[in-house]
RNA sequence: AUAUGUCUUCGGGGCAGGGUGCGAUUCCCGACUGGCGGUAAAGUCCGCGAGUUUGCUUUGCAAACACGAUUCGGUGCGAUUCCGAAACCAACGGUCACAGUCCGGAUGGAAGAAGAUGCAU
Numbered sequence: 001a002u003a004u005g006u007c008u009u010c011g012g013g014g015c016a017g018g019g020u021g022c023g024a025u026u027c028c029c030g031a032c033u034g035g036c037g038g039u040a041a042a043g044u045c046c047g048c049g050a051g052u053u054u055g056c057u058u059u060g061c062a063a064a065c066a067c068g069a070u071u072c073g074g075u076g077c078g079a080u081u082c083c084g085a086a087a088c089c090a091a092c093g094g095u096c097a098c099a100g101u102c103c104g105g106a107u108g109g110a111a112g113a114a115g116a117u118g119c120a121u
Base pairs, nucleotide, nucleotide: 001121002120004118005117006116007115008114009113010112017029018028019027031101032100033090034089035048036047037046038045043088044087051065052064053063054062055061056060070086071085072084073083074082092104093103094102
């Protein structure tokens, strides 16, 4: 240094102000937010994770289902990633009223990140 085992830690943000109404952070005006890996620096490219169901040698693995959204101009060898402009999107359950932002599953879990240590080369 590479591969691999074990362990530890870390690992998601956001409705200010106003309108209607008995009632809305759910509607309307407006405001705000952006997980992980890859790649020219990405919510919108490629891939992954969070959800549900089923099965099994049952707590982990497998299979199935579900799984959103970007253009134009500029620079450049190279950018749907940078710069400028204008757009767009956001699971499930709950609620006196429809939720990306409130409450809940979740003091959970994961993609993964960092570190410690063992072993092999």

Model confidence (mean pLDDT): 82 of 100. A computed fold for a 121-nucleotide RNA, annotated as FMN riboswitch aptamer (RFN element). Its Rfam family is "FMN riboswitch aptamer (RFN element)". Rfam links the family to the GO term FMN binding. The model forms 97% of the base pairs in the Rfam consensus.